[in-house]
Molecule: Bacterial RNase P class A
Organism: soil metagenome
RNA sequence: GAGCCGGCCGAGCAGUCGCUGGGAGCAAUCCUGGAGGAAAGUCCGGGCUCCAUUGGGCAGGGUGCCAGGUAACGCCUGGGGAGCGCGAGCUCACGGCCAGUGCAACAGAAAGGAUACCGCCGGAUUCGUCCGGUAAGGGUGAAAUGGUGCGGUAAGAGCGCACCGCGCUCGUGGCAACACCGAGCGGCGAGGUAAACCCCACCCGGAGCAAGACCGAAUAGGGAAGCGUUGAGUGUGCCCACACGAGCUUCCGGGUAGGUCGCUUGAGGCGUUCGGAGACGGGCGCCCCAGAUGAAUGACUGCUCUCGACAGAACCCGGCUUACAGGCCGGCUC
Repeated sequence: GAGCCGGCCGAGCAGUCGCUGGGAGCAAUCCUGGAGGAAAGUCCGGGCUCCAUUGGGCAGGGUGCCAGGUAACGCCUGGGGAGCGCGAGCUCACGGCCAGUGCAACAGAAAGGAUACCGCCGGAUUCGUCCGGUAAGGGUGAAAUGGUGCGGUAAGAGCGCACCGCGCUCGUGGCAACACCGAGCGGCGAGGUAAACCCCACCCGGAGCAAGACCGAAUAGGGAAGCGUUGAGUGUGCCCACACGAGCUUCCGGGUAGGUCGCUUGAGGCGUUCGGAGACGGGCGCCCCAGAUGAAUGACUGCUCUCGACAGAACCCGGCUUACAGGCCGGCUC
C1' cells in the first nucleotide's frame, strides 16, 4: 500500500416548557421510566389464545451431506465434499436420472439401448460410382461414448496389456458425512437435466391480540311466574267519581354501545465463575429497562465536535433478509 474476518458506536452535555406510563399526596404539587440496531419486510420458527382433534392414511406444503446446539427453525456452531482466490478467506437446495415419464433452440451423421457427412481400409466397377468394415483423424455443438503409450490389424477399436482415471468388495482411520500417497476384483456397458414431473426419507391441524376473557346500560326481541276484559294500568301524590282502556309487574337469559383484563418479569439484561474446540449450557450475585388505544417519546435556548445516515414500538420472543452519513476496536493475509 492492497485486502479478509469478527465486534461495537450511531452526536454529546446543561437549562426551560410540554406529552405520556407508574408511584406518593385530600389537593396544589413532587419523584421517576419513556424507541431501534434494524422498532422495517412479515419470509421462517416458537410461546400465548380460541376452535378442531382415538389412531393411521390420502391430498397439500416444506426440508434435503454429517454430527451437535436450541423451546423450535428453512437459524447457529463444528466437520466432510465441490467450486473460486497467491493467501487470509468466500460460495454451494450438497438425497435419487440402470422405478417410470418428459425436455434439449440452432448446428450436426447422430442428443441415447441411437448413429456415419468427410476421411481411412478391403472388394466390385461400365471408372460415374456401388457394397462392406471402421470410429484412430477431420467437421458440428453448451454437451459426442474415459486418457496416454505399446502391442495388434487390411484399416481400426479396451480388441489385449501397462500406468492414470472410474466403479465394486474388503481392510484401516473417523460417532458419522467421508478419507486412504492400502489390498483385491471389473475392460468400463445405459452422456446431461429432479429450484422438470416424479421417487425416497423426515417434518407440518386451522386461525390469529380486531386472538380471547370478564363487567355491562338505553332501545327492540326471547323465556318463566303473578295479576288482568268479573276492568289491571294510565290521566292524578292518595281516596271517591269520570274518561281512556288490553295489557301490566317481577325475575331470568343472550347481547349492542361503553369499560376492564389480555399488556409486558421475560426461553429477560448485566457481571462473574465452571463445563465445552465452538454454537451453547449450569451455578452465584445484582438490576427492572416504553406499554399507548384520536395512540406519548417533542419544542426552544446555550456550549462543544468529526456537523450527524437508515429509520420510529402496538401481544411477546428466537432468527433470516433488506436499508444505513460517518467513526472506533481486535485478529489475520499478500